[in-house]
Molecule: SAM riboswitch aptamer (S box leader)
Organism: uncultured Sporosarcina sp.
């Protein structure tokens, strides 16, 4: 870089730390000295891996279901905090609400 899947669930009244943070740009809305980022510990989840079962098939792999959480990752304010692009739709015609899709991002697995 490409492909596939997921992205409104869940998770701390802990320790260190000491001013920023919610990806980037813009607009908005928020969090933060009653302690931000970061690190450690704890926790959550179940993508890979593990185990058990089923299906189908035919040669060691595929799909589905379940179990556990000691392995590899990940996550742990707010929907990925919201909007931005396209289409549809409602409305007080003024902007705005709603729905669908896309783009971008994040994570996992594979190439």
């Nucleotide at each position: 870089u490409c492909u596939u899947a997921u992205u409104a669930a869940g998770a701390g009244u802990g320790g260190c730390g000491g001013a920023g943070g919610g990806a980037a740009u813009a607009g908005g809305c928020c969090c933060g000295a009653u302690g931000a980022a970061g690190c450690c510990c704890g926790g959550c989840a179940a993508c890979c891996g593990a185990c058990a079962g089923a299906u189908g098939g035919a040669u060691u792999g595929a799909u589905c279901u379940g179990u556990a959480a000691a392995g590899g990752u990940g996550c742990u304010a707010c929907a990925u905090c919201c909007u931005a692009c396209a289409g549809g739709u409602g409305u007080u015609u003024g902007g705005u609400g709603c729905c669908u899709g896309g783009a971008a991002g994040a994570u996992a697995a594979g190439a």